[in-house]
Context: one part of a larger RNA
RNA sequence: CGUAGGAAAUUUGAGAAGAGCUGUCCCUAGUACGAGAGGACCGGGACGGACGAACCUCUGGUGUGUCAGUUGUUCCGCCAGGAGCACCGCUGAUUAGCUACGUUCGGAACGGAUAACCGCUGAAAGCAUCUAAGCGGGAAGCCGGCUUCAAGAUGAGCUUUCCCACAGGGUUAACCUGGUAAGGCCCCCAGCUAGACGACUGGGUUGAUAGGCCGGAGGUGGAAGUGCAGCAAUGCAUGCAGCCGACCGGUACUAAUAGGCCGAGGA
Numbered sequence: 001c002g003u004a005g006g007a008a009a010u011u012u013g014a015g016a017a018g019a020g021c022u023g024u025c026c027c028u029a030g031u032a033c034g035a036g037a038g039g040a041c042c043g044g045g046a047c048g049g050a051c052g053a054a055c056c057u058c059u060g061g062u063g064u065g066u067c068a069g070u071u072g073u074u075c076c077g078c079c080a081g082g083a084g085c086a087c088c089g090c091u092g093a094u095u096a097g098c099u100a101c102g103u104u105c106g107g108a109a110c111g112g113a114u115a116a117c118c119g120c121u122g123a124a125a126g127c128a129u130c131u132a133a134g135c136g137g138g139a140a141g142c143c144g145g146c147u148u149c150a151a152g153a154u155g156a157g158c159u160u161u162c163c164c165a166c167a168g169g170g171u172u173a174a175c176c177u178g179g180u181a182a183g184g185c186c187c188c189c190a191g192c193u194a195g196a197c198g199a200c201u202g203g204g205u206u207g208a209u210a211g212g213c214c215g216g217a218g219g220u221g222g223a224a225g226u227g228c229a230g231c232a233a234u235g236c237a238u239g240c241a242g243c244c245g246a247c248c249g250g251u252a253c254u255a256a257u258a259g260g261c262c263g264a265g266g267a
Stems, first nucleotide, its partner, number of pairs: 001152001005163005011157001015149004021049007033038001051106005059100004066093005071086006110144003117137004164266001166178004183262004187204005209255003212251005218244003225238005
C1' cells in the first nucleotide's frame, strides 16, 4: 500500500515445512518342515540403540552481589570485629534460572489409490490365458492420518462484537480540508510467558507492573556482644542463632506523572 467504510478478537485451510529409523529377547513352538543337524511363516508381547521434542520432580553440572571456613598483605589508632586486593584469593556447601549425564514423550495405529508380483471371471482363438470388457489382493514407498506455519490464497475467505452516517469547501460529484467515534500509537514502568535492536507480553494510580518493606519457602550452619570453664589455644550458654541473589505470597512506601498524535463518514 492492497484486501471497496473504520476497528478489535476468534477462526477455515489453498499451500508449505517437519516427522517417517532400527535391533535383541520371549510366547506361539522345539510346533510346521526335516533322516538328522537344525528350525520357521503368520500372530502377540517385553526390553533396548541412535535420533528428535519438551521439561527440571529426581540424579548431576553451573550458580562472579548467597552462607561459612581460611592464607598473605594493606587499612579502619590498638584489642576484638571488619573492609579492600590476591583467578570469585583459595576451600566446603548452595536458592532461582540455564542445563544433560537426568525425567517424560514421539516415530505409529488406521483408511485410500498403487509398484513389482499373486489372483477371480473371461473372450478374441469351442481349448488355454490375471486382460482385451469387468473384479480382487498387494510395499518402510504415494495420498490422507500426527506436529508446526499459513488469506499478499491480489482467488486477499468466514464468524462475532464495537463505532457511526459529522462539519466547511467544491462544477454539489469525484474530491479536498477539519475536529472526532470505536480503536490504535507515541510516552512511561516492567517481563524468568518475550528479547541483539525493533517486535511480543503485562501494566500505567479506577494500579500489585518493577523496586522497597513484611511474611513464608529455601540456603548456609550456630553471628556479634556478653557470661561461664580453661594458664591458654579453645569450648559451652544466650540461640536450629545470625546472615541471606533471583523463588511463593502480601503491602501503594518509591517509580509507572503530566500529556501528545493518528484514526470512519462508506462504488